[in-house]
RNA sequence: GCCUCCAUAGCUCAGCUGGCCAGAGCAACUGACUUGUAAUCAGUAGGUCGUUGGUUCGAAUCCGACUGGAGGCU
Numbered sequence: 001g002c003c004u005c006c007a008u009a010g011c012u013c014a015g016c017u018g019g020c021c022a023g024a025g026c027a028a029c030u031g032a033c034u035u036g037u038a039a040u041c042a043g044u045a046g047g048u049c050g051u052u053g054g055u056u057c058g059a060a061u062c063c064g065a066c067u068g069g070a071g072g073c074u
Stems, first nucleotide, its partner, number of pairs: 001073007010026004019057001028044005050066005
């Protein structure tokens, strides 16, 4: 230098042949239970879906560029 893949909640990930309100587990917080803690149960909060531009009535999803990461080739 070139090619492929990845980037979604604090963490691990699903959703990626466009459209329902963007979800799960763990973690956090509140309450119940308990003498107290843990466990269990119920609930709450947490996301401008890496950045930017484009296509479209509509983009996490499609396209371009860039940033970061992983692997490969010369």
Molecule: transfer RNA
Organism: Cytophagales bacterium